[in-house]
């Protein structure tokens, strides 16, 4: 992050399984993504709990680490 090249990932939805739940795994499927690769450190949102607190989410934002190509 211009033009390309090699590729990569996979939203919604459907089926199935797990979970109290948010949601997650697998298969199909592509809305999109230059980190839509990885990490809950900070904030946001969501779930459970009487509270204390415990979780979900990396495709919500910030931050950290790594990676293909190579014009200004």
């Nucleotide at each position: 992050g211009a033009a390309a090249a090699a590729g990569g990932c996979a939203a919604a939805c459907u089926g199935u399984c797990g979970g109290c739940g948010a949601c997650g795994g697998c298969a199909g499927g592509a809305c999109g993504c230059a980190a839509a690769g990885c990490c809950u450190c900070c904030g946001a949102u969501c779930u459970c709990u009487c509270a204390g607190g415990a979780g979900a989410c990396a495709g919500c934002g910030g931050g950290g680490c790594u990676a293909c190509c190579g014009a200004a």
The RNA shown here (c-di-GMP-I riboswitch aptamer) has 72 nucleotides and comes from uncultured Sphingobium sp. Its mean pLDDT, the model's own confidence on a scale to 100, is 88. Lineage of the source: Bacteria > Alphaproteobacteria > Sphingomonadales > Sphingobiaceae > Sphingobium. The sequence is in RNAcentral, with records from MGnify. It matches the Rfam family "c-di-GMP-I riboswitch aptamer". Gene Ontology term of the family: cyclic-di-GMP binding.